[in-house]
């Protein structure tokens, strides 16, 4: 950089001791133990691998299954917003909600 995903899921131990949810703002989490490191062990099915299906001339391509092996995961929807429209409320300025999209951020594959 490209592509797909992103409302579902699933925590305990041991060391240690204060932050931590990517940035701001909000709002939360945490000494009843943050963040990290180690075991274990959940979940999940993106990639391999193994099956079954279909498909072929024979494959690839397509669905599915499984969870061997590579990743990721395991508080709040990517915790909310943020930038643009739209639709509604309001007094026509401020603002609130809801919704669609961009952006940004993850994560997997190349």
């Nucleotide at each position: 950089c490209u592509u797909a995903u992103c409302a579902a899921g699933a925590a305990a131990g041991g060391c240690u001791g204060a932050g931590g949810g990517a940035a701001u703002g909000g709002c939360c989490c945490u000494u009843u133990g943050a963040a990290g490191c180690c075991u274990u062990g959940a979940c999940a099915a993106c990639c391999u691998g193994u099956c079954c299906c279909g498909a072929u001339c024979a494959a690839a391509u397509g669905g599915g299954a499984u969870a061997a092996g590579g990743u990721g995961c395991c508080a709040a929807c990517u915790c909310c917003a943020u930038c643009a429209c739209g639709c509604a409320g309001g007094a026509u300025g401020a603002u609130u909600g809801c919704g669609u999209g961009a952006c940004a951020g993850a994560u997997a594959a190349g």